[in-house]
Context: one part of a larger RNA
Molecule: small-subunit ribosomal RNA, central domain
Organism: Hebata decipiens
RNA sequence: UUGGGCGUAAAGGGUACGUAGGCGGCUUAAAAAAUUAAAUUAAAAAUGCUAAAAUUAUAACUUUAGCAGCCGAUUUAUUUAUUAUUAAGCUUGAGUUAAUCUUGUGUAAGAGGAAUUUCUUGUGUUAACAGUAAAAUGUCGCCAUAUAGGAAGGAACACCAAUAGCGAAAGCAUCUUUCAAAUUUUAACUGACGCUGAGGUACGAAAGCGUAGGGAGCAAACAGGGUUAGAUAGCCUGGUAGUCUACGCUGUAAACGAUGAUUGUUAAAGAAAUCCGCAUAAGGAUUCUCUUAUAGCUAACGCGUUAAACAAUCCGCCUGGGGAGUACGAUCGCAAGGUUGAAACUC
Numbered sequence: 001u002u003g004g005g006c007g008u009a010a011a012g013g014g015u016a017c018g019u020a021g022g023c024g025g026c027u028u029a030a031a032a033a034a035u036u037a038a039a040u041u042a043a044a045a046a047u048g049c050u051a052a053a054a055u056u057a058u059a060a061c062u063u064u065a066g067c068a069g070c071c072g073a074u075u076u077a078u079u080u081a082u083u084a085u086u087a088a089g090c091u092u093g094a095g096u097u098a099a100u101c102u103u104g105u106g107u108a109a110g111a112g113g114a115a116u117u118u119c120u121u122g123u124g125u126u127a128a129c130a131g132u133a134a135a136a137u138g139u140c141g142c143c144a145u146a147u148a149g150g151a152a153g154g155a156a157c158a159c160c161a162a163u164a165g166c167g168a169a170a171g172c173a174u175c176u177u178u179c180a181a182a183u184u185u186u187a188a189c190u191g192a193c194g195c196u197g198a199g200g201u202a203c204g205a206a207a208g209c210g211u212a213g214g215g216a217g218c219a220a221a222c223a224g225g226g227u228u229a230g231a232u233a234g235c236c237u238g239g240u241a242g243u244c245u246a247c248g249c250u251g252u253a254a255a256c257g258a259u260g261a262u263u264g265u266u267a268a269a270g271a272a273a274u275c276c277g278c279a280u281a282a283g284g285a286u287u288c289u290c291u292u293a294u295a296g297c298u299a300a301c302g303c304g305u306u307a308a309a310c311a312a313u314c315c316g317c318c319u320g321g322g323g324a325g326u327a328c329g330a331u332c333g334c335a336a337g338g339u340u341g342a343a344a345c346u347c
Stems, first nucleotide, its partner, number of pairs: 004318003007301002012315001014203004021196003025090006033083003036077006047068007093193001094190006102182002105180002108177004112157001117152007128139002165172002208249006217243002222238004260314006268292004273286004296303002320347003329340004
């Protein structure tokens, strides 16, 4: 390689868009390129089948002869069928437009109340507060803590809230507006325009990096207290980067449903959501989300119309454990590092 696999044993790319390539709805006609059939040609041996020989009693190994099988080429035949090509059409796939429906989808601007902290003015003619398993460091007679009023500033948005909703994923929740986006249903139109997608491009949590701001709370590092045999920890008192904003970079996560995308086919039952319905009622529908569960599948656990069932197309990936996601090289990055990715040796 073939074969076999990828929820948990090795294995689905973090996600999308999309180039090449691969694959591809229904109907009719043309031509005859491929598939197909036959013949010819060219074909190492071994191999397989048939027949015979040798050996020692059997089979096989061995020897001889014939045939077969694999790839390619040439010629002829067929148009029944499939694929490709050309021409013409169709509406179910896909899309466009209009109206309609829904949304924590994004972007930018403005507004809001609760709370923490700090500052300030009183009350308090007062003595503790804070913290813990218990303490101490810490704060306080320069009047704290508590309590009432005022001011400043930053970050996050209680209840509603859900097994709910939206988004390609990452992710998205106070309110209002702006500009974009997606979705549902209906109608008309286009007429296969589709699916997947090597490279490529874009997006991509947190942490981290650069420049300029900002800094309430929290809090790596760090300091002190305590614990302990020790305690470079866990606990406590503090506390700087950071967390926030703008513009760039980084490109990774248990980026998980540990389950690639798309299409079709296959028992039932319950719930939520959305839509239809004058209605929050009865009833009905499915593009979405859950819970049971039949067949089937699975090593088992379990999955089960949102499949891990039955099929099809395309892409990615796996091949004993360690060495190792390391070395070297290449490439990207300001750096940190990322991507690609071995071998010796060893069990």